[in-house]
RNA sequence: CCUGAAAAAGGGCGAACCCGUCGUAAGGCGGGGGUGCAAAGCCACGGGCCCUAAUGAGAAGGGGUAACCGGGUUGCCAGG
Repeated sequence: CCUGAAAAAGGGCGAACCCGUCGUAAGGCGGGGGUGCAAAGCCACGGGCCCUAAUGAGAAGGGGUAACCGGGUUGCCAGG
């Protein structure tokens, strides 16, 4: 640097749900939990989805989701 289909080894992360807490909300954080995941590590760049105002109408703007997908970037082990 490339590959990882399979077999390992050490492990890692942590869905739903419950409790507490922050938030108008989506949702976040902490604890329990363990659906699952070879990047289920990180990033809101593109698309999707979700929340949010005034209002007769208009979601423009703002926010969220990285376990929706793509992309970027970093990493463990094995083989070459």